[in-house]
Context: one part of a larger RNA
């Protein structure tokens, strides 16, 4: 010097990305306990008090009296608390070995497939799982307690249904053509049957085109101009386009670029935080929207207590290193 412990005047987060680390709190009994709430909770809320020993009475136990110390759960073991917000309802699960979370799961809700030799999965198959189950069942997908809700669009893509018409494969079909040559011949040629090579029309399924349905299927949810007796704004009107033009609710948000938006609160001073506003670059309704008690080794802001985190260092113990002997 470093490591691990112990103590520290005055101050008390001024440290720092951040109270990280440390300190503080702590047991049992008694009193007392707010907002909010799903009435269960919140809650050990918070905030206070008592605690040793001796004597008397007494049934355990308690009551009364006395008494010592700086200190009585006399050492050790044993919650720090409060306020507000985001996210996820919750208990749970996860990157064995840098991530424990707002990610996954979850109860709930919805859509969809499947009538039993079920669908689905696996296996060339037999078979097996599903299930010794039977639609209050089983599989797939999405959502994610609960409360209030879940708007418009079927034009595109997908799925489901339809079968009139168009298109369409193999196959069927076989008009005709070509080669060969009995025969005929006007000697140029024509050419039966057979064999061989080709081959038109016509018939011909699903699919696609087509017609309808379907968004808790994949998804999508406009622009310009004018207008009110101050100004500003535009309930209102016009026009273009679209399948339809974003409803309720929320909104500088885990989403806001400009942006440290503007106003209010908190501070002496606040790019963070909380409450509003709405000009939403680029929220929005089961890719769920908005709330929400309880819960969280979650994230963010503030406060009380407390402290060597700091102002600003010092001392001590043990070990280590170094120097000297």
């Nucleotide at each position: 010097u470093c490591a691990u412990a112990g103590c520290u005047a005055a101050g008390g987060a001024a440290c720092u990305a951040g109270g990280c680390a440390a300190a503080a709190u702590a047991g049992u009994c008694c009193u007392g306990u707010a907002a909010c709430u799903u009435c269960g909770g919140g809650a050990g809320a918070a905030a206070g008090g008592a605690c040793g020993c001796c004597c008397u009475c007494u049934u355990a136990u308690g009551a009364g009296g006395g008494u010592c110390g700086c200190a009585g759960u006399g050492a050790a073991u044993a919650g720090g608390c409060c306020c507000a917000g985001g996210c996820g309802a919750c208990u749970g699960u996860u990157u064995a070995u840098c991530a424990a979370a707002a990610a996954c799961a979850c109860a709930u809700g919805a859509c969809u497939u499947u009538g039993c030799u079920a669908a689905a999965u696996u296996g060339a198959a037999a078979g097996a799982u599903g299930a010794u189950g039977u639609a209050u069942a089983a599989g797939g997908u999405c959502u994610g307690a609960c409360a209030c809700c879940u708007g418009c669009c079927c034009g595109g893509u997908g799925c489901c249904g339809g079968a009139a018409g168009g298109u369409u494969a193999a196959a069927a079909g076989g008009a005709g053509a070509u080669g060969u040559u009995a025969u005929c011949u006007u000697c140029g040629g024509a050419g039966a049957a057979g064999c061989a090579u080709u081959g038109a029309a016509u018939u011909g399924a699903a699919g696609c085109c087509c017609c309808g349905g379907u968004a808790a299927a994949c998804g999508g949810c406009g622009g310009c101009c004018g207008u009110a007796a101050c100004u500003a704004u535009a309930a209102c009107g016009g026009u273009c386009c679209u399948a339809a033009g974003g409803u309720a609710g929320c909104g500088a948000a885990a989403u806001u670029c400009c942006u440290u938006g503007u106003c209010g609160g908190g501070u002496a001073a606040g790019u963070u935080c909380c409450g509003a506003c709405c000009u939403g670059c680029a929220c929005g309704a089961a890719u769920g929207g908005u709330g929400c008690a309880a819960c969280g080794a979650u994230c963010u802001g503030g406060g009380c207590a407390c402290u060597g985190u700091c102002u600003c260092a010092g001392c001590u113990a043990u070990g280590u290193c170094c120097u000297c002997g």

Predicted 3D model of a 325-nucleotide part of an RNA (large-subunit ribosomal RNA, domain IV) from an uncultured Flavobacteriales bacterium.
Its Rfam family is "Bacterial large subunit ribosomal RNA".
Its mean pLDDT, the model's own confidence on a scale to 100, is 87.